[in-house]
RNA sequence: ACGUGAAGAGCAAACUCGCCGAAAGGCGAGGGCGCAAAGCCUCCGGUCUAACGGCUUCGGCCCAGGAUAGCGGGGCUACCA
Numbered sequence: 001a002c003g004u005g006a007a008g009a010g011c012a013a014a015c016u017c018g019c020c021g022a023a024a025g026g027c028g029a030g031g032g033c034g035c036a037a038a039g040c041c042u043c044c045g046g047u048c049u050a051a052c053g054g055c056u057u058c059g060g061c062c063c064a065g066g067a068u069a070g071c072g073g074g075g076c077u078a079c080c081a
Base pairs, nucleotide, nucleotide: 003080010035011034015030016029017028018027019026020025033070039076040075041074043073044072045071046068047067048066053062054061055060
């Protein structure tokens, strides 16, 4: 650098319960859809939410300092063949 068959491992989607959060979502336990980096990091883009803030015809609309690493790109590290 790379991933055809392995070997020994690893992680853990949806869902359920509990907790946190305005929400998106996160954490723990159960549970396995899948993953050769589904290990770690928000630097870039995308997507999600909209509390605060702004506007409003009071119906709502806009907005990321929030979230997503299992949406990509990028950076760092890594078992075995």